Context: one part of a larger RNA
């Protein structure tokens, strides 16, 4: 992994409430304890509780008390309407509502929850307490053992030479050394191998010491907040050390993880507020479910009445800012011996007008939606209100739309309002919780639709009219660029002949003047005048060293009809570079089967409609008890409620069963479903209904436990 067992809301005492059940209309009820027993149980006990009376810290007082010196007060209680009730009407009055009288408790039993025990199961790291360990391993204490072989030769000496010397030198002599090379011993330095290993720390090479602070044997010693450590948080046997191991407190505690077991039927949520050593907990409010009362008091739509300061807008206030006007006052000059006066100023500038503007924390104004309310329709098998039980939730997501923070960034972040997911399937969006449609009892259908669609993959239009697109635009993007194209206003020019193309002219004073080597239209800086003309710039570009040349403005002539431009509007083009392969229509393709308007017809869903049928609710017929028969509802996490199924035992009551009990295999067949008859085969002695009870009662998930495979 499978498969079989096993595997988690229990029990006690209190306490709330709810259902049943004695007993009560002021009661109920016992407890020890005793008797009596066939040992189940009964009786006998009224002590105590609880109700029956509150108030007040109490003393106490008592249908009152309290607070005071005292209440005409006031807080807690008593008592409690029949018309002093509710609504409508001005009123008669009319609707609804509705009691039969001081008051109603306790006691068992069952269920639900709480609480206080381990309190639904496993499941820490830790914390205390008493013991067990130094056969490993640290250190220490006694008492033993080991270290091949070669090398250097300290001190110190004998003897030779020297010296003043106990001074130097030289040969030998001698054997120190945590001395040197290197085996055994001991140790692990570096790769490599190994890495389900030969091995939960090895094996190869290489490598360190290898007369010592050495290395080893056998006995002893020293203990857990404690030892021992040339000191690494290192080691303290049995693969365990930032505090050993065993066993007990112990079922420590765990706001945290994971797991918690048959069916079916009704309802059906929040993931917010307000608090918190609080933020993945809790606790009360909100939202849900169940019980009970009230009985329209609820909710949508309108009409009218009132609130109220966003939007938008405005500048009347508060500020903020543009442009101009007048201008106080300051600055600076002038005058003045100094000052004052006085004159000026192009600098600064309250204020004041004029024109235009901006604002969450500004308003002379001011909507839509909202939000209070009176009547009136109108709809609703039930909405809302209070009380009582019992939850769950307090980690929300996205997307319209109004704001904050951000970059008018983020499948960001906080609020608000709504809507979906959460806890919602189905049909479109290729594929997609949160977007569009649309709420799924069940079954059925050539039934109509929705959202989207109608070449093909794919159900359904290659439909219809009328324009547009050329980009494969549609089927991905800005700012900017363009004789793309279409479609509407305007203007200029034009048979007295436009535009565009050709042929042709395009001159003179004059090389304009200055400047300069040079400067003649055309370097540059000034002027830009006049003639002649059909026209013709002191010259638009190119060109020379400067000229020259070519051309242009501009005239003419030939042609012969529209040309040329602003603006605003559709669709399109460029601007467009990525990384496994096309790859930014789902795809095949398409020129529409693309975009724009208008029209038909038709697919398309668990929507709707038909038919069959279950269950819950409610009504009706009908006469008592069952059927019909109508109208409504049925999607569901957390959860609340009902309501059955199915294991074990155990009582009363009755029945199967060797002519074959349980089991165990396997068909039928009933039940919405847990499940359930019966029947065959197999098995070989117990079993079963019925009606009540009681629980060690239901597995697929806990890295569950154990077995087998």
């Nucleotide at each position: 992994g499978u498969c079989a067992a096993c595997g988690a809301g229990u029990u006690a005492a209190c306490g709330u409430c709810g259902u049943g059940a004695g007993c009560a209309g002021a009661g109920c009820c016992u407890a020890a304890g005793c008797u009596c027993c066939c040992a189940c149980g009964a009786g006998c006990a009224a002590a105590a509780g609880c109700g029956a009376a509150g108030c007040g810290a109490a003393a106490g007082c008592g249908a009152g008390u309290c607070c005071c010196a005292a209440c005409u007060g006031g807080g807690c209680g008593u008592u409690a309407g029949a018309g002093c009730a509710a609504c409508g009407g001005c009123a008669a009055c009319g609707u609804u509502c509705g009691a039969a009288a001081c008051a109603a408790g306790u006691u068992c039993a069952c269920g639900a929850c709480g609480u206080u025990a381990a309190a639904c199961c496993c499941g820490a790291a830790a914390c205390c307490g008493a013991g067990u360990g130094a056969u490993c391993u640290a250190g220490c204490c006694a008492u033993g053992g080991g270290c091949a072989g070669g090398c250097c030769g300290a001190a110190g000496g004998c003897c030779g030479u020297u010296u003043a010397a106990u001074u130097a030198c030289g040969u030998c002599c001698g054997a120190a050394g945590g001395g040197c090379c290197g085996a055994a011993c001991u140790c692990g330095u570096a790769c490599c191998u190994g890495u389900u290993g030969c091995a939960a720390a090895a094996g190869g090479u290489u490598g360190a010491g290898a007369u010592g602070a050495c290395c080893c044997g056998c006995g002893g010693u020293u203990a857990g907040g404690g030892g021992c450590g040339a000191a690494a948080g290192g080691c303290c046997a049995a693969a365990u050390c930032a505090a050993a191991c065993u066993c007990g407190g112990a079922g420590a505690u765990a706001g945290c993880u994971g797991g918690u077991u048959c069916u079916c039927u009704g309802c059906g949520a929040a993931a917010c507020c307000u608090a918190u050593u609080u933020a993945a907990g809790u606790a009360g409010u909100c939202c849900g479910c169940c019980g009970c009362a009230c009985c329209a008091a609820u909710u949508u739509c309108g009409u009218c009445c009132g609130u109220g300061g966003u939007a938008g807008a405005g500048c009347a206030c508060u500020g903020g800012a543009c442009g101009g006007g007048c201008g106080a006052a300051g600055g600076g000059g002038c005058c003045u011996u100094c000052a004052a006066c006085g004159c000026c100023c192009g600098c600064u500038g309250a204020g004041c007008c004029c024109g235009a503007c901006c604002a969450a924390a500004c308003u002379c104004c001011g909507a839509a939606u909202g939000c209070g309310g009176c009547c009136c329709c109108a709809a609703a098998c039930a909405u809302g209100u209070g009380c009582g039980g019992c939850a769950g939730c307090c980690g929300c997501a996205c997307u319209g739309c109004g704001a904050g923070c951000g970059c008018u960034a983020a499948c960001g972040u906080c609020c608000g309002c709504a809507g979906u997911g959460g806890a919602g399937a189905g049909g479109g969006a290729a594929a997609c919780a949160a977007c569009c449609c649309a709420g799924a009892c069940u079954c059925c259908g050539u039934g109509c639709u929705a959202a989207g669609g109608u070449c093909c993959c794919c159900a359904a239009g290659u439909c219809u009219a009328a324009g547009c697109c050329a980009a494969a635009c549609g089927u991905g993007a800005a700012a900017g660029g363009a004789g793309g194209u279409c479609c509407a206003c305007c203007c200029u020019c034009c048979c007295a002949g436009a535009c565009a193309a050709u042929c042709g002219g395009a001159a003179u004073g004059u090389a304009g003047g200055c400047u300069c080597a040079g400067a003649a239209g055309c370097g540059g800086c000034c002027a830009u005048c006049a003639u002649u003309c059909a026209a013709a710039g002191a010259g638009u570009g190119c060109g020379u060293a400067a000229c020259a040349g070519c051309u242009c403005a501009c005239c003419g002539a030939u042609c012969u009809a529209g040309a040329g431009g602003u603006u605003g509007g559709g669709c399109g083009c460029c601007g467009a570079a990525a990384a496994u392969g096309u790859a930014c229509c789902g795809g095949g393709a398409c020129u529409a089967a693309g975009c724009u308007u208008a029209g038909c017809a038709c697919c398309g869903a668990c929507g709707c409609c038909g038919g069959a049928g279950g269950u819950g609710c409610g009504a009706c017929c009908g006469a008592c008890c069952g059927u019909g028969c109508c109208g409504c509802a049925c999607g569901g996490u957390a959860g609340c409620a009902g309501a059955g199924c199915g294991u074990c035992c155990c009582g009363g009551a009755g029945c199967c069963g060797c002519a074959g009990a349980a089991g165990a295999c396997g068909a039928u067949u009933u039940g919405c479903a847990a499940a359930a008859c019966c029947c065959g085969u197999u098995g070989g002695a117990g079993g079963c209904u019925c009606c009540g009870g009681g629980a060690g009662u239901g597995a697929g998930a806990a890295u569950g436990u154990u077995g087998a495979c």

The part of an RNA shown here (large-subunit ribosomal RNA, domain II) has 709 nucleotides and comes from Candidatus Hodgkinia cicadicola. Its mean pLDDT, the model's own confidence on a scale to 100, is 83. The RNAcentral record of the full RNA draws on ENA. NCBI's taxonomy places the organism under Bacteria, Pseudomonadati, Alphaproteobacteria, Hyphomicrobiales, Candidatus Hodgkinia.